[in-house]
Context: one part of a larger RNA
């Protein structure tokens, strides 16, 4: 690393089922007498369920039941029952709170207030005095309002739909209902439901679509009643009576469509109805009786099992019992008692009718009808109804007969009312099942609407299973141990040990077998090994020898070819050669097999999407379970069976062994005649010919008859002048059942974002209101005023006073600028840090209230309305639609596509064709291929001295034409050049040029080949798929190109495997049924790697090439081949050696210019040659070379051109490559050739399927197939496999079902089986049947698990101080002490509210919580704590909210104003009243002590009030003044210290009660002509100041309280400051700053209920998922130094646990 075994982990399988789902039957309303429902309690010991209700798992009382009882719940204790308990069944008593909730109000608590039918209504004796109604209930039923996804492939009428949902009402049913109704010349007779009419008539952008009625069969049945005329108290109700009321705006009578009253005559005495009673009884319920084995033997833990032997059955339905029990227990058939009374039968009383006839009298009005707009309806002009306007007639008259009117027929009386049954439903009781069996089945089989989640509306789980009995493990031992283990015991089993049957998988540990240091890694498949392997279930294998043998098929040897590699001939179709056969021999982990490792070949996993996936396209960590073409109705085709010119029943009805079966039951549909818009009219039961099957007949060939079948004829109708011309005609349907497709519906499944509806949130947060609260310090200094100066004034100004301000610096506090800082699985779903804004205002802050989803808010950002906002959350419509995405589950047999066209708001879809399948018909031809015959075309190509149109050079050459330039006086000529033309050379071109012209392509006809009677061509029907194609070629088109777009024709992948080309869908071979043996094809033969270092040339030198990649323009004295032309033995081309002269420095020019700056000429001589110089070079000179020449040398030279193979050009990002190694006369490249290799291709042997044929009972055999055998999508065409669970036959099983594991065989697979082992009670099989029926994938659903891994790693333990040392303990960084050292101190300290809820104190504990540990705890388990007239609540009133009334709505639990009544504030509005010491392990202003106060009641006394107070803004200055603090001193204590002397601590003392008390006001006195006065304004003859009176404050002062307390003691005092407490003014305002209970004398007696009172109030008891650096309101406020409440530092206090 793989397996496998032995445990664990896990909870599938199997089997079980107190539970569910469905269906049928039945039964169906409770409630003011207090109901559904719920809350609190209730039990000896009680958390949950259930039961009761202060009478509380329960009383009394009658029945019934017969021994055990005290619910689930089997414990302890305790008790009850023969004097009849428990139990059941019937009536009775109790029945707490809340709820319609009902006096009033609220928080399921309480208060007020005094006994109440609150609210509505109807009688009424006006008394709540009789009565009703409220409200609940699953569905179902009446009315009212009334959506949208959706369908229309868009969307507006239409549809979805009067549907979801909402409002109101009723009942066990509801609703409707006895014709102004249908019908049609016939007739029917209240309604409602059923089947059918009928998917018809009708309706409708006449699109989608809706969608009746009459009749017809059933069910079930039933009819009455007022108004009115007519008569008038004849009448009704309360009461025991007397008596009273109602009632002429009429009680009763009559009457009521077959009208009726009146009047008049006639002729009956009963029937129906109704009430009273008696008797019978179905169903229903609660009981009883109620048969036969506990027989033998075996096994067994037990018999109910297997063997023998019996018996009952009007009973063998069922379930219990220690496995399967007719006879064991309880039931079942039968039978019967009781109660109940649907209903029947009888009796007995009330009641009173019919007909004829006339005359008059009644018979429902804003109605019928009409016009107009609307809703609704199939209702069309012709449903119903609304609104508005208009408006009749009276039986001599209305109304209706699907347009209007008029006649005339026919029905039929509106405008008033009430009915039983038959029909919907299922909370509910009972049965039942081809429903499900614990991830199913209700969501719930268990504590389920429970845990848990959200403010809230609302979401909403998971968990079954010891054993026959609890016999549930006594006693020992390890252990800190009530953990855990271990001996032991019980029991068939404990691997049955408490979440315990069974105990799969993923996966762990342990151990066993194989391997392990190679060299890679879709993990495997196939062929061959090694090693391993008890028993079963499997037996074969290996050697040798022979036989028989398919395709292929030799080596040697002989003879022969060829340069050679090799080759042909004979040998020989020999030898061999798979598979078979058969003998001998051996093998016993031996074969096969199973598990592992090596080796060899081959190989990129699965599914989806896709032209095209191994894909770096996209899905899955793994296992296990669950997970997706159903049903219904309507159709249309095939099967299968009945019956057949017919078939067929539908609701229902009867019977029955009862939801299934027989039987009626013909309403009604289809069919049986078409044609026609309709009116209407209305066909071949055969005339001729042809000819298949099939029959006969023939000596083959062929004939005759010929169903179906086909041609003609004829014939109906329609149209029509007429012809034609369209449909149709010579008889096959129908019902059931089965498959398949089609619509319609959730329609194969999951999946959106959305759209509509009812509802639930303003605890965040916006914005308004009600009531409340806070903003250290500091600064500047407006106006006012005063005062000085100037000024005629007006004013102006200096100095001070003064204290405004959306001013100023800055903390609290409220915000968030920048570090784009840390942080970023965080302390935190917006944090920390340091920075910055603001900080008397448009400020900030709490509380209570208000505004709600197309709606709020909104100093506006689309902000913000509960961590959610360009329309919040829930829930339902709802399974919304989705032409989009993904998924869609066993197997095998045939055949097999399309990515094209057409149309389309179509382009991702669709339909229609084409193409693909399957099935009938017909019944003989067909043709894709090759030859010919006779046609047909204008392409490739060519070609243009043939046409069109384009086109190089040249020459000639007229006429003309232009420049120019010559001559000429000029006319003009001549030249040159250019242009046209003409001829001649010469060079080139077309898709829309053709004088020509193919291959190929087609038409038709013969032949040939191929297909066809095994049915082809061709028709006609069922059913798909496919409309994203791609790539190679061959021909276009676009385009710079492209692995580019776009055509056409092939082919090929698509939907094609196998060989090749390195790997490589489409290139190249070749189209694979399995298994073998051989032979080739592309393509290869040096090695990897089978096959040649082959054979005979040649070429390359560049690693060129061995590459599909070919690397270009220009270049190339690289080489190799060929060709042309010059030169050359008279000696060439190079080399060497020589020579290169003289006139002359040539003349000009020049400063010189000498061959060589420049001009201009470039002669001439000697010569074998040698320029008046080709080039270097100098200032010129020199000088060296070059041309030329001689001479050595000796054979090719040289130039051009063309081909071959090569070079250069030639630059890419981690390290290169031809596939690699490599390779040079080659393993390159060209040419020729020989041999071998090499597939599934050919050849061959067996099989196997499919086809067909033969012979069968057959599917079981036989024969044939060269021309059958890939396959996506598809056809459903064929045929099996497995799962559940029913019938019917058969079996198995405790002497071991199922299920699990592991192993062995069969089968082409799905699977099938057989053996051990676990297990411990059910389970197959065959043959019909009926399904919620087969998983690997859907980011699928649910559970449960692992690797990686105890490994990389140190992220993380949430801001900060601990150390030592003792104690406790089994164990101490953590608990306890105690030293020493820290830390906060406008807090981390002390008091409160909200909110929480026991978290508080004690004791016992550490399994959980606690970010570690814990002997600790906010944590578990028990038990304990919260004491009030004065504290707060009760009481009042705000904003606002709620109920009645009233209105308004369609209605309301909705709403809006009035009017009444009620709530509505605990910090912190208003408001009677207590303080101080002590005490507790926890309470205190609450208990004790002390000392006080107030209301209220009574009794007495006094007094007067249409007032006063409560009662109110903001900024500001000032007086009083306690607490406290400093400062100083006295007393007392302590430190230090040898004193002087420092330095600490203390030096208390309340409410109440009396006095006393400042301003300010008033009042008397006084009388100021500038005086008082203030911080400042300011005041005064309307009376200043002084000076006296009155009223008058504090938490003041003083006495009293206090020889009360407290403290060991002492138990004074003076100064300043002094945000609390109390007073007195200024100023300002476009702001003027609640309302009400309520108080407002005195003295005594009594009285004071109820509720809250624990803790936390936060870096742990709240919000924030946590013991979370986050968030949350008041209040208190020491020192130093300082302006401060800043920073910093110490006190009190508290911490060291921000674990």
């Nucleotide at each position: 690393c793989u397996g496998g075994c032995u445990g664990g982990u896990g909870a599938a399988u199997g089997g079980c089922u107190c539970g569910g789902c469905u269906c049928g039957a039945g039964a169906g309303c409770c409630g003011a007498c207090g109901a559904c429902g719920g809350a609190c309690g209730u039990g000896c010991c009680a958390a949950g369920c259930u039961g009761c209700g202060a009478a509380a798992a329960g009383c009394c009382u009658g029945a019934g039941g017969g021994a055990g009882c005290c619910g689930c719940a089997c414990g302890g204790a305790g008790g009850c029952a023969a004097a009849g308990a428990a139990c059941u069944c019937a009536g009775g008593a109790u029945c707490u709170c809340c709820g319609a909730a009902u006096g009033g109000g609220a928080a399921u608590c309480c208060c007020c207030a005094c006994c109440g039918c609150a609210a509505u209504u109807g009688c009424u004796u006006c008394g709540c005095g009789c009565a009703a109604u409220g409200g609940g209930g699953a569905a179902c039923g009446c009315u009212c309002c009334g959506a949208a996804u959706u369908g229309a492939a868009a969307c507006a009428u239409c549809u979805c739909a009067g549907u979801a949902g909402g409002a109101g009402c009723a009942g066990g049913a509801a609703c409707a209902g006895a014709a102004a109704a249908c019908a049609a010349c016939a007739g029917c007779g209240a309604u409602g439901u059923c089947g059918u009419u009928a998917g018809u008539a009708a309706c409708c952008g006449c699109g989608a679509g809706u969608a009746a009625a009459c009749g017809c069969g059933a069910c079930a049945c039933a009819g009455u009643c007022c108004a009115a005329a007519c008569c008038g108290a004849a009448u009704c109700c309360c009461u025991c009576a007397c008596g009273g009321g109602a009632a002429a705006u009429g009680u009763g009578g009559u009457g009521u469509u077959c009208g009726g009253a009146c009047u008049g005559g006639u002729c009956a005495c009963a029937a129906c109805g109704g009430a009273u009673c008696u008797u019978c009884a179905a169903c229903a319920c609660u009981g009883g009786a109620g048969a036969a084995a506990u027989c033998u033997c075996c096994u067994g833990g037990a018999a109910c099992g297997g063997a023998g032997u019996g018996c009952g059955a009007u009973a063998c339905a069922g379930g219990g019992u220690g496995a399967c029990a007719g006879c064991c227990c309880c039931g079942u058939a039968u039978c019967u008692a009781g109660u109940c009374g649907a209903g029947a039968a009888g009796a007995u009383c009330c009641c009173g009718g019919a007909c004829c006839a006339a005359c008059u009298c009644c018979a429902g009005a804003g109605u019928a009808g009409c016009g107009a707009g609307g809703a609704u309806u199939g209702g069309a002009u012709a449903u119903u109804c609304c609104u508005c306007g208009u408006g009749a007639a009276u039986c001599u008259c209305g109304c209706a007969g699907g347009c209007a009117u008029c006649a005339a027929c026919u029905g039929c009386g509106a405008a008033g009312a009430c009915u039983a049954a038959a029909c919907a439903c299922u909370c509910c009781u009972c049965g039942a099942g081809a429903c499900c069996g614990a991830u199913a089945g209700c969501g719930a089989a268990c504590a389920a609407g429970u845990a848990g989640c959200g403010u809230g509306a609302g979401c909403g789980a998971a968990c079954g299973c010891u054993g026959a009995a609890a016999a549930g493990c006594a006693c020992c031992c390890c252990g800190a141990a009530c953990a855990g283990g271990g001996c032991g015991g019980u029991g068939c089993a404990a691997u049955a040990g408490g979440g315990c049957c069974u105990g799969a998988a993923c996966u762990c540990a342990g151990u066993c077998a194989g391997u392990g240091a190679u060299a890679g890694a879709a993990c495997g498949a196939c062929g061959g090994g090694g090693c391993a392997u008890a028993c079963a279930a499997g037996g074969u294998c290996c050697c040798c020898a022979g036989g028989a043998a398919a395709a292929c098929g030799a080596c040697c040897g002989u003879g022969g070819g060829g340069c050679g590699a090799c080759c042909c001939a004979c040998c020989a179709g020999u030898a061999g050669a798979a598979c078979c056969c058969c003998g001998g021999g051996g093998a016993a982990g031996c074969c096969g097999a199973u598990g592992u490792c090596g080796c060899g070949u081959c190989g990129u996993g699965c599914g989806u999407u896709u032209u095209g996936a191994a894909a770096a396209a996209c899905g899955a960590c793994c296992c296990a379970g669950g997970g997706a073409g159903u049903g219904c109705a309507u159709u249309a085709u095939c099967g299968a069976g009945g019956c057949a010119a017919g078939c067929c029943u539908a609701a229902c009805u009867g019977g029955a062994c009862c939801a299934u079966c027989c039987a009626g039951g013909c309403a009604g549909g289809c069919a049986c005649a078409g044609g026609g818009a309709a009116a209407c009219c209305g066909a071949c039961a055969u005339g001729g010919c042809c000819g298949c099957a099939g029959u006969c007949c023939u000596u083959c060939c062929g004939g005759a008859c010929c169903a179906g079948g086909g041609c003609c004829g004829c014939c109906g109708u329609g149209u029509u002048c007429a012809a034609g011309c369209g449909c149709g005609g010579g008889g096959a349907g129908u019902c059931c059942c089965g498959a398949u497709g089609a619509u319609g519906c959730g329609a194969c499944c999951c999946g959106a974002a959305a759209c509509c509806g009812a509802g639930u949130g303003a605890u965040c947060u916006a914005c308004g209101c009600g009531c409340g609260a806070g903003c250290a310090a500091g600064g500047u200094g407006a106006a006012g005023c005063g005062u000085g100066g100037c000024g005629a004034a007006a004013g102006c100004u200096g100095c001070g006073u003064g204290g405004a301000g959306g001013c100023c610096u800055g903390a609290a506090g409220g915000g968030a600028u920048g570090g784009u800082g840390u942080c970023c699985u965080a302390c935190a779903a917006u944090a920390c840090c340091c920075u910055c804004c603001u900080c008397u205002g448009a400020c900030u802050c709490g509380u209570g209230c208000g505004u709600a989803g197309g709606g709020g808010u909104g100093a506006a950002a689309g902000g913000c309305c509960c961590a959610u906002c360009g329309a919040a959350c829930u829930c339902g419509g709802c399974a919304a639609c989705a032409g989009c995405u993904g998924g869609u589950u066993c197997c095998a047999g045939c055949c097999g596509a399309a990515a094209c066209a057409u149309g389309u708001c179509g382009a991702a879809g669709c339909a229609u064709g084409a193409c693909c399948u399957c099935g009938a018909c017909u019944g003989a031809g067909g043709u894709a291929g090759u030859c010919u015959g006779c046609g047909a075309g204008g392409u490739a190509g060519a070609g243009c001295g043939a046409c069109c149109g384009a086109u190089u050079g040249g020459a000639a050459g007229u006429c003309c034409c232009g420049c120019c330039u010559c001559c000429g006086a000029g006319a003009g000529g001549a030249g040159u050049c250019g242009g046209c033309c003409u001829u001649c050379c010469u060079g080139u071109c077309a898709a829309a040029c053709u004088c020509c012209g193919a291959a190929c392509u087609u038409g038709c006809a013969g032949a040939c080949g191929c297909c066809g009677u095994a049915g082809a061509c061709g028709u006609c029907g069922g059913g798909a798929a496919u409309c994203c194609g791609g790539u190679a070629u061959g021909c276009g088109g676009g385009g710079u190109a492209a692995g580019c777009c776009u055509g056409u024709g092939u082919a090929c992948c698509g939907u094609g495997a196998g060989g090749g080309a390195g790997a490589c869908a489409a290139c190249c071979c070749a189209g694979a049924g399995c298994u073998g043996g051989g032979u080739u094809a592309a393509g290869g033969u040096c090695c990897c790697c089978a096959a040649g270092u082959g054979u005979a040339g040649a070429u390359u030198a560049a690693g060129u090439g061995c590459g599909a990649u070919c690397g270009a323009a220009g270049g190339u004295g690289g080489u190799c081949u060929c060709g042309a032309g010059c030169c050359c033995u008279a000696a060439a081309c190079a080399g060497c050696c020589g020579g290169g002269a003289g006139g002359u420095g040539a003349g000009c020019u020049u400063a010189g210019a000498a061959g060589c700056a420049g001009c201009u000429a470039c002669c001439c001589u000697c010569u074998a040659a040698g320029a008046a110089a080709a080039g270097c070079g100098u200032a010129a000179c020199a000088g060296c070379u070059u041309a030329c020449c001689g001479g050595c040398c000796g054979a090719g030279g040289u130039u051009c051109g063309a081909g071959g193979c090569g070079c250069c050009c030639a630059a890419a990002a981690u390290g290169a490559u031809c596939g690699g190694g490599g390779c040079u006369c080659a393993a390159a490249u060209c040419u020729a050739c020989c041999a071998c290799c090499g597939a599934g291709a050919c050849c061959u042997a067996g099989c196997a399927g499919c086809g067909u044929c033969c012979a069968u009972c057959a599917c079981a055999g036989g024969a044939c197939g060269a021309c059958c055998u890939a396959g996506u999508a598809g056809g459903c065409u064929u045929g099996g496999c497995g799962u559940a669970c029913u019938g019917a036959a058969u079996g198995g099983g405790c002497g071991g079902a199922a299920g699990c594991a592991c192993g062995g065989g069969c089968g082409a697979g799905a699977g099938c089986u057989c053996g051990c082992g676990u297990g411990g009670a059910c389970c197959g099989u065959u043959c019909a049947g009926u399904a919620a029926c087969g998983a690997a994938a859907a980011u699928c659903c649910u559970g449960g698990u692992c690797a990686c891994a105890g490994u990389a790693g140190c992220a993380g333990c949430g801001a900060g101080a601990g150390u030592c040392g003792g104690g406790u303990g089994a164990g101490a960084c953590c608990c306890c002490c105690g030293a020493c050292g820290g830390c906060c101190a406008a807090a981390c300290g002390a008091g409160c509210a909200a909110g929480g809820g026991u978290u508080c104190c004690u004791c016992g504990g550490c399994a959980c919580u606690g970010c570690u540990a814990a002997u600790c705890a906010g944590c578990c388990g028990a038990g304990g704590g919260u004491u009030a007239g004065u504290c707060g609540g009760u009481c009042c009133u705000a904003a606002g909210u709620c109920c009645c009334g009233c209105c308004g709505u369609a209605a309301c639990u909705c709403g809006a104003c009035c009017g009444g009544g009620a709530c509505a504030a605990c910090c912190a509005g208003g408001g009677a009243a207590a303080c101080u010491g002590g005490u507790u392990a926890a309470u205190a202003u609450u208990c004790c002590a002390g000392u006080a106060c107030c209301a209220c009641c009574g009794u007495g006394c006094a007094g007067u009030a249409c007032g006063u107070c409560g009662a109110c803004g903001c900024u500001u200055u000032u007086g009083g003044a306690a607490a406290c603090a400093g400062c100083g001193a006295g007393c007392g204590g302590g430190g230090c210290c040898u004193u002087c002397g420092c330095c600490c601590c203390g030096u208390c003392g309340a409410a109440u009660c009396g006095u006393g008390g400042a301003a300010c006001a008033u009042c008397g006195u006084g009388g100021a002509u500038g005086c008082c006065g203030u911080a400042a304004c300011g005041g005064c003859a309307c009376g200043a100041a002084g000076c006296g009176a009155u009223c008058g404050a504090a938490u003041c002062a003083c006495g009293a309280g206090a020889c009360a307390g407290c403290g060991a003691a002492a138990g004074u005092c003076g100064c300043u400051g002094g945000u609390a407490c109390c007073g007195a003014g200024a100023g300002c305002c476009c702001g003027u700053g609640a309302a009400a209970a309520g108080a407002c004398g005195c003295a005594c007696g009594g009285c004071g209920a109820c509720c809250g009172u624990a803790c936390c109030g936060a870096g742990a008891u709240c919000c924030g998922a946590c013991a979370c650096a986050g968030g949350u309101g008041c209040u208190c406020a020491g020192g130093c130094a300082g302006c401060g409440a800043a920073a910093g530092c110490c006190a009190c206090g508290g911490c060291c646990c921000g674990u």